[in-house]
RNA sequence: GUGCCUGUAGCGUGAUGGAUAACGCGUUGAACUUUUAAUCCAAAGGUCGUGGGUUCGAAUCCCACCUGGGAUG
Numbered sequence: 001g002u003g004c005c006u007g008u009a010g011c012g013u014g015a016u017g018g019a020u021a022a023c024g025c026g027u028u029g030a031a032c033u034u035u036u037a038a039u040c041c042a043a044a045g046g047u048c049g050u051g052g053g054u055u056c057g058a059a060u061c062c063c064a065c066c067u068g069g070g071a072u073g
Stems, first nucleotide, its partner, number of pairs: 001072002004069002007066001010025004018056001027043003031039001049065005
């Protein structure tokens, strides 16, 4: 240089173009317990990498760019 894959909560993942973005772990609070752990209940936490486009409607489709990772020269 060419071409491919990847990006969603602190971490790991999911979500056929249809609306409040879900699950596990973690965090915080309350209950229980002599205490911790475990258990149980609840809560917080998201510009869905960025910017455009398509569409009645985009995390999802298209384009460019950026991040990270293979491949090839």
The prediction has a mean pLDDT of 80. This is a predicted structure of a 73-nucleotide RNA (transfer RNA) from Trichonephila clavata. Rfam family: tRNA. It is annotated as a transfer RNA.